[in-house]
């Protein structure tokens, strides 16, 4: 010096909506009940509802493998694993996202 490679997984966070479950909120009906109102059951609306369930990162976090290098007869035991600006647009699930196209395009 110069060329390659710098992988996969799996759990988790950031973030994401809104099928399911709670919440809220309206409206109805059933029972008590002097009447309301609470309870309950039903349909609808609501995610400018904190949640569970759901989705989730190339450029977030952990962790196991995995690769490269030394030392070792072998078993293994140590180090390394770098760096990363980024649309528009479409794509899936119910649904949206930092998810997938995509470390793309485009810039530096």
């Nucleotide at each position: 010096c110069a060329a390659a490679u710098g992988g996969u997984c799996a759990a988790c966070u950031a973030g994401g909506g809104u099928u399911c479950c709670g919440g809220u909120c309206u409206g109805c009906c059933c029972g008590u009940g002097c009447u309301u109102a609470u309870u309950g059951g039903c349909a609808g609306a609501u995610g400018a509802c904190u949640g569970g369930u759901c989705c989730g990162a190339g450029a977030g976090u952990u962790g196991a493998c995995g690769g490269c290098c030394u030392u070792u007869u072998c078993c293994a035991a140590g180090g390394c694993u770098a760096c990363a600006c980024g649309g528009c647009g479409g794509g899936a699930c119910a649904a949206a996202a930092g998810c997938c196209c995509g470390g793309g395009a485009g810039g530096a």
Overview:
This is a predicted structure of a 108-nucleotide RNA (Guanidine-I riboswitch aptamer) from Marinobacter sp. Its mean pLDDT, the model's own confidence on a scale to 100, is 76. Lineage of the source: Bacteria > Pseudomonadota > Gammaproteobacteria > Marinobacteraceae > Marinobacter.